[in-house]
Molecule: SAM riboswitch aptamer (S box leader)
Organism: uncultured Bacteroidota bacterium
RNA sequence: UGCUUAUAAAGAAAGACCGAGGGAUUGGGCCCAGAGAAGUCUUAGCAACCUGAAAGCCAAAACUGGCGAUAAGGUGCUACAUCCUAUCACGACUGAGAGUCGCGAACAGAUAAGCC
Numbered sequence: 001u002g003c004u005u006a007u008a009a010a011g012a013a014a015g016a017c018c019g020a021g022g023g024a025u026u027g028g029g030c031c032c033a034g035a036g037a038a039g040u041c042u043u044a045g046c047a048a049c050c051u052g053a054a055a056g057c058c059a060a061a062a063c064u065g066g067c068g069a070u071a072a073g074g075u076g077c078u079a080c081a082u083c084c085u086a087u088c089a090c091g092a093c094u095g096a097g098a099g100u101c102g103c104g105a106a107c108a109g110a111u112a113a114g115c116c
Base pairs, nucleotide, nucleotide: 002115003114004113005112006111007110013043014042015041016040017039021032022031023030026086027085028084029083044078045077046076048075049074050073056067057066058065059064082108087105088104090102091101092100093099
C1' cells in the first nucleotide's frame, strides 16, 4: 500500500514557534483563518478500539477458580453530524414534471484491530 471486520448526530483545551492557508479528493455550497490557518513542540483533556496489573476478598483438602477491573499503557482524537451534498430505493408535498423534505442503503474517506 492492499484486504477483512467493527464504529461514528455524544465527548474533549491552552501555551510557544512559524507565517497563509484550512475543513480527505472532485464539483456545488457553507464555514474557520494576521484578534494568526496548516505544521512542529510542550502540557492538559476526551474515550472508539487494543491491552491490562497489584493490594485485598470469596470458594476449595489441594491443584486452582471467581471477584477486585479499574489504574497504568498503545494508537487515535480535542470548530461546524464524516460541516452539508453528489448514487440508488421508498415515502410526503405536486395535475404531471422539476424541485424540496424525510428515512434507509450504497460509494468514498476516517479510526481501531487482524491478515497478506